[in-house]
Context: one part of a larger RNA
RNA sequence: CUGGGCGUAAAGGGCGUGUAGGCGGUCGGAGCAGUCAGGUGUGAAAUCCCUCGGCUCAACUGAGGAACUGCAUCUGAAACCAUCCGACUUGAGUCCCGGAGAGGGAGGGGGAAUUCCCGGUGUAGGGGUGAAAUCCGUAGAUAUCGGGAGGAAUACCGGUGGCGAAGGCGCCCUCCUGGACGGAGACUGACGCUGAGACGCGAAAGCGUGGGGAGCAAACAGGAUUAGAUACCCUGGUAGUCCACGCCGUAAACGAUGGGCACUAGGUGUAGCGAGAUUAAUCUUGCUGUGCCGCAGCUAACGCAUUAAGUGCCCCGCCUGGGGAUUACGGCCGCAAGGCUAAAACUC
Numbered sequence: 001c002u003g004g005g006c007g008u009a010a011a012g013g014g015c016g017u018g019u020a021g022g023c024g025g026u027c028g029g030a031g032c033a034g035u036c037a038g039g040u041g042u043g044a045a046a047u048c049c050c051u052c053g054g055c056u057c058a059a060c061u062g063a064g065g066a067a068c069u070g071c072a073u074c075u076g077a078a079a080c081c082a083u084c085c086g087a088c089u090u091g092a093g094u095c096c097c098g099g100a101g102a103g104g105g106a107g108g109g110g111g112a113a114u115u116c117c118c119g120g121u122g123u124a125g126g127g128g129u130g131a132a133a134u135c136c137g138u139a140g141a142u143a144u145c146g147g148g149a150g151g152a153a154u155a156c157c158g159g160u161g162g163c164g165a166a167g168g169c170g171c172c173c174u175c176c177u178g179g180a181c182g183g184a185g186a187c188u189g190a191c192g193c194u195g196a197g198a199c200g201c202g203a204a205a206g207c208g209u210g211g212g213g214a215g216c217a218a219a220c221a222g223g224a225u226u227a228g229a230u231a232c233c234c235u236g237g238u239a240g241u242c243c244a245c246g247c248c249g250u251a252a253a254c255g256a257u258g259g260g261c262a263c264u265a266g267g268u269g270u271a272g273c274g275a276g277a278u279u280a281a282u283c284u285u286g287c288u289g290u291g292c293c294g295c296a297g298c299u300a301a302c303g304c305a306u307u308a309a310g311u312g313c314c315c316c317g318c319c320u321g322g323g324g325a326u327u328a329c330g331g332c333c334g335c336a337a338g339g340c341u342a343a344a345a346c347u348c
């Protein structure tokens, strides 16, 4: 390489938009590049294969044949593929109406709670633990009432509920804005699928500048525990957590399952919209999403099973024994931390 694979054994890119490329619906026509058929030329000899012969056999070798699966050219075929022309509506999309949603961005507002400050009441404890101690408190704490400040998060509702491509998104209101879905038609007429590069997005932590800082809390300090205790427990506590702008670009970024289309028993729940019976709290049913159970089939098994890991087709990514190695070197990116790409010796 071929072949075989990628839920858990090695292997799906974190996610999207999309360039090149690959692949691509129905009908008719044209030409004939691919394709196919036939002819001609060429495809040196040797080698390989077949037959016969020569060395006593064989290796070796002589002769004949076949073959050289290729290329060029001519003639022809037109189903398929490509091209051009014309047409179509099922794929795809646009328009209209409608409801659902923590989808995104900006601004404004609210209440509960913690902490702190001020004041009132009021006293000797509070706090914390397995038990304690550090710690706070007679300079009046804890508790309780009133007032104020500030930051962060939004109890209940809340739900294998919803939305988003993924990361992710929960108080209320306003503005701006993306997508999906349902319904009846009309329109465009293959405009499609995938997508190497590229570009954008991308939890947390971390970085830069400036703000903010209530609670929590790496580091750190103290108290305990212990043989020790650089921990688990406790009292404190700084970065950070929050905001703006700019970086970083990682993750068990997981459904450990790439995207699209088609097909292949059912049962039951749930979310959105619709239809028909009926109006009653109901029943039946369509589409879209999301769960559970389960047949065929698949699977090493576990399990998956119309939301496939079943049956097929198209495109991308990736794997090739363990360690060395999420490494070195080089390159690119980054302020740095580091990221991406990615070996070998050696060893089992």
Stems, first nucleotide, its partner, number of pairs: 004319003007302002012316001014201004021194003025088006034080001035077008049065006091191001092188004096183003103177007110154001115149007125136002162169002206247006215241002220236004258315006266293012297304002321348003330341004
A computed fold for a 348-nucleotide part of an RNA from a metagenome, annotated as small-subunit ribosomal RNA, central domain.